[in-house]
């Protein structure tokens, strides 16, 4: 080079196959509770779904294009 896979909260993952305000855990922060501190429990906060464009009334989901990771291939003395 080419082909395929993926890319969503700090972090691991989910979104009923295009449906309206993207959520779950654990992590963080405050709070209860405890002599403290740890378990529990209560509540917050935390997203430009990798980036641009496109299709549709509507896109995390489809098309593209490029970034970035992973395999597999093929080139290279």
């Nucleotide at each position: 080079g080419c082909g395929c896979u993926c890319g969503u909260a700090g972090u691991u993952c989910a979104a009923u196959u295009g449906g309206a305000u993207a959520g779950a855990a654990c992590g963080u922060c405050g709070g209860a509770u405890u002599u403290c501190g740890g378990c529990u429990c209560c509540g917050a906060a935390g997203g430009u779904u990798g980036a641009g464009g496109g299709u549709u009334c509507g896109a995390g989901u489809c098309c593209u294009u490029c970034c970035g990771a992973g395999c597999g291939c093929a080139c290279c003395a």
Predicted 3D model of a 77-nucleotide RNA (transfer RNA) from an Amoebophilaceae bacterium. Its mean pLDDT, the model's own confidence on a scale to 100, is 81. It matches the Rfam family "tRNA". Gene Ontology term of the family: triplet codon-amino acid adaptor activity. Lineage of the source: Bacteria > Pseudomonadati > Bacteroidota > Cytophagales > Amoebophilaceae.